[in-house]
């Protein structure tokens, strides 16, 4: 160089073919215990990688950019 996939909370993934963004597990508080650890209960946390475009409405759909892999030459 061409093509394909992926990019959503600190990490690791959902979001049912366009209608309010969720969960484990970390953090934080409480509860439970002589203490700790496990358990149980809450609370916080997201400009859905950038930038346009379709639309009443976009993580979803189209375009281009960047990464990060992994086949081609």
């Nucleotide at each position: 160089g061409c093509u394909g996939a992926u990019u959503u909370a600190g990490c690791u993934c959902a979001a049912u073919u366009g209608g309010c963004a969720g969960a484990g597990c970390a953090a934080c508080c409480g509860c439970c215990u002589u203490g700790u650890a496990a358990g149980c209960g809450g609370u916080a946390g997201g400009u859905u990688a950038u930038a346009g475009g379709u639309u009443c409405a976009a993580u979803u759909c189209c375009u281009a950019u960047a990464a990060u892999c992994a086949g081609c030459a």
Molecule: transfer RNA
Organism: Modicella reniformis